Predicted 3D model of RNase P RNA and transfer RNA as a complex of 407 nucleotides. Rfam match: Bacterial RNase P class A. Rfam links the family to the GO terms tRNA processing, ribonuclease P activity and dimeric ribonuclease P complex.
């Protein structure tokens, strides 16, 4: 002076006049008038998670069901936060990570492929067997050697398929090969040391157990439903038909069942009536739903975007700016 | 507000426990038949499976997170 990372923060300002809701106070009989004063946001938004609060039936108990998953610590909890552990990706600051179990069980890999899980023999490569060939190489002359052909067998090194071929690399061994056996790595048991721990680091030892659980399942924790249109209080309106139960063979209350509970009234239909009138309801707040306009002046010229029960989170959307650390490159002192 | 479904050709809808190239019917375009049109036949076309990112070897199908639509509730 540049890169690029993280963390916080602000996201027109200022003045005047006009306007809009709310409260308080004054004035008027009233309608209404005047003054004071408060009056969106980091996400007020998606409604993804959790809580308060309310009701259902006391918030119970099993089953289905459904969410969540490293460790440790915070929080009333929660898919939230910190910190730390692995693993990923950056040259580093960082920055991601639905990260519990395939060595219970069930299932799946389509299509190529010989073969898709303790598999497999297409080419290939290996030694015997058996036939046949050689005026070519050898000699004891039909043998050997060599080539070809067949049928069985060995092989997982090479090629080939495949997303994956059953530890990797490099030595040794072998007819050829193969953890067959060494060394190194890589995984895995086991012991030790170090941490609360998740987990590292060593020594050993057995040799090789593959991948999908955002497929079914396992194991662990957590969850009972509803949602302010939730419930109360008031106001009007309070007829009719029909069905189910009415001291327990019990309708309903119960939402998927099931137990246990509580139970005397329930369901339908047609008619009438209210239906934001008070309260829940808030240091913004309502039931046509306020928070805006215009002028001057200035800058860097101004993004996403508007509250409806209330809180704490998370995830999405943002022009633009400033603050602090921090990384790497050059440069000076 | 809350709660609660669903997006697949131009319209209606299938698509199973992921799998090779997502299919039907109507539309609409070509053609054959008819004097001629409609019906009938025959043929081809036409989709980023709403969007973005993840898991998987492989997503229309599983998760996430957005966007658009409907409906239900006083």
């Nucleotide at each position: 002076u540049c890169u690029g990372c993280a963390g916080g923060c602000c996201g027109g300002g200022u003045g005047a006049c006009c306007g809009c809701g709310g409260g308080c106070g004054c004035c008027g009989c009233g309608a209404g008038g005047c003054g004071c004063u408060c009056g969106a946001g980091g996400a007020a938004a998606g409604u993804c998670c959790g809580g308060a609060c309310a009701c259902c039936g006391a918030a119970g108990g099993g089953c289905a069901g459904g969410a969540c998953g490293c460790u440790g610590g915070g929080g009333c909890g929660a898919g939230c936060c910190c910190a730390g552990g692995c693993g990923g990706c950056g040259a580093a600051a960082g920055c991601c990570g639905a990260c519990g179990g395939a060595a219970a069980g069930u299932g799946g890999a389509a299509c190529a492929g010989a073969a898709a899980g303790g598999a497999g023999a297409c080419c290939g490569c290996c030694g015997g067997c058996g036939g046949c060939a050689u005026a070519g190489c050898u000699c004891u002359a039909g043998a050997g050697a060599u080539g070809c052909c067949g049928a069985a067998g060995g092989u997982a090194a090479g090629g080939g398929u495949g997303a994956a071929a059953a530890g990797g690399u490099g030595g040794g061994g072998u007819a050829a090969g193969a953890g067959c056996c060494c060394a190194c790595c890589a995984g895995u048991g086991u012991c030790g040391u170090g941490g609360c721990g998740a987990c590292a680091c060593g020594g050993c030892g057995g040799c090789u157990a593959g991948c999908c659980a955002a497929a079914c399942c396992c194991c662990g924790u957590c969850c009972g439903g509803u949602g302010c249109a939730a419930g109360g209080c008031g106001a009007a309106c309070a007829g009719g038909c029909u069905c189910c139960g009415c001291u327990a063979c019990g309708a309903g209350g119960c939402g998927g069942c099931c137990c246990g509970c509580c139970g005397a009234g329930g369901a339908g239909c047609c008619g009438g009536g209210u239906c934001a009138g008070c309260u829940g309801c808030a240091c913004a707040g309502a039931a046509a739903g306020a928070u805006g306009g215009u002028c001057a002046c200035c800058c860097u010229c101004g993004a996403c975007a508007g509250a409806a029960u209330c809180c704490g989170g998370c995830u999405u959307a943002c022009a633009g700016g400033c603050c602090u650390g921090c990384u790497a490159a050059a440069g000076g002192a | 507000g809350g709660c609660g479904g669903c997006g697949u050709a131009g319209c209606u809808c299938a698509g199973c426990u992921g799998g090779u190239u997502a299919g039907a019917g109507c539309a609409g375009c070509g053609g054959a038949a008819u004097c001629a049109u409609a019906a009938u036949c025959c043929g081809a076309a036409g989709g980023u499976c709403g969007a973005a990112g993840g898991u998987u070897c492989g997503a229309g199908u599983c998760c996430u997170u957005c966007c658009g639509c409907c409906g239900c509730u006083a």